This is a predicted complex of two RNAs, RNase P RNA and transfer RNA, with 436 nucleotides together. It holds a member of the Rfam family "Bacterial RNase P class A". Gene Ontology terms of the family: tRNA processing, ribonuclease P activity and dimeric ribonuclease P complex. The family's RNA type in Rfam is ribozyme.
RNA sequence: ACAGUCGGCCGGUUUGUCGCUCGUAUUACAUACGGGAGGAAAGUCCGGGCAACGCAGAGCAUCCUACUUCUUAAUGGGAAGUUGUCCGUGAGGGUGAAGAAACGCAGAAGAAAACAACCGCCUUUCCCCGACAAGGGCGAGGCAAGGGUGAGAAGGUGGGGUAAGAGCCUACCGGUCGGAUGGUGACAUUCGAGCCGUGCGUCUUAGGAGUUGCAAGACCAAGUAUACCGGCGCUACGAGAGCUGCUCGCUCCAUGCCGGAGGGUAGGUCGCUAAAGUGCGGCGGCGACGUCGUACGCAGAUAAAUGACAAACGCUUGCUUCGGCAGGUACAGAACCCGGCUUAUAGGCCGGCUGUUUUU
RNA sequence: GAUCCGCUAGCUCAGUCGGUAGAGCAUCACACUUUUAAUGUGGGGGUCUUGGGUUCGAACCCCAAGCGGAUCACCA
Repeated sequence: ACAGUCGGCCGGUUUGUCGCUCGUAUUACAUACGGGAGGAAAGUCCGGGCAACGCAGAGCAUCCUACUUCUUAAUGGGAAGUUGUCCGUGAGGGUGAAGAAACGCAGAAGAAAACAACCGCCUUUCCCCGACAAGGGCGAGGCAAGGGUGAGAAGGUGGGGUAAGAGCCUACCGGUCGGAUGGUGACAUUCGAGCCGUGCGUCUUAGGAGUUGCAAGACCAAGUAUACCGGCGCUACGAGAGCUGCUCGCUCCAUGCCGGAGGGUAGGUCGCUAAAGUGCGGCGGCGACGUCGUACGCAGAUAAAUGACAAACGCUUGCUUCGGCAGGUACAGAACCCGGCUUAUAGGCCGGCUGUUUUU
Repeated sequence: GAUCCGCUAGCUCAGUCGGUAGAGCAUCACACUUUUAAUGUGGGGGUCUUGGGUUCGAACCCCAAGCGGAUCACCA
């Protein structure tokens, strides 16, 4: 220099005119002053705050999470690590991970999917052939080394051993169990014993989860018919209703309770924005993060404001007679509020690291 | 705004504790018919919305995205 990888950040600026919305001030009309979208406001995928209902208590079921340690209000998020596998020359990136025992399932292929002899190898009674040897046939027995099928075939490779073979023995590698050392831990290293089939599920273990969501919910105003239908019941130990899915259990009941259907209103106020808040700096920590100080006080609409027009600058594309000319300026837009994740995003900036080439 | 569901052939839909993707209509060819329709026989047609992951193996299980749809106001 080029190519790449990881992390972080910005994501237009200014002026004028006319508007919109919220707040404050003036009695009011109106006027003045001040505030007015985002890094994702998005998807609604996780988690929490908040609210209503529920909550004596117990058991069962259901659902979620699952390497370790930490972090946080909390999480399936994040940080730092362990380990398997895949991609990349590499920096790096994707993805997985609890379990001692027990049980179940595995299409097609294959002899066989766990009590393995189809082909094959070895020994051998008897028989055939034959001069002998070699060979062939029916049986008996041994063998997991070779073939082929498969995701998986009874640890792998080399050597020894054997009739042929085999962890039968041995070296290295792998895995299991036990010990030691290091580490908070996952785990790593090492010593010894001894040798596993693969995948999924049931199950077990540990931790967690009440339900519904601001259309939650509180209040005010206006208006209508609790028409009609069904279930249970009206003095009852029986049934019903409510209490998260069930059981125990608890509570309630008199023109009542529940469900359907019908009728009426489609107005206002609160909830509503000061919040686990943001910026900067110090300290602790590898880091996520924590803590202290200081400054700021930063949208609240309801069919839904945050805009339109004009000009200049910035960035950028094409053409160029190098004077300019013609265009473009991403993704997207709050709706109770936060923390994450994921997805979309023109263009630009900063830093760490890797590869290749050249020069010193 | 919140909650939930679906996407499989041209159309409407089956297919679930993962093991060769199906039906009806449509379409094409042939038969029947003077011809067409109907009928009969046979055939073709699928990246199971898309992209990743788990697995020997995914329409099916998990994650993310895209598109489409449904429900939910208050009062007595």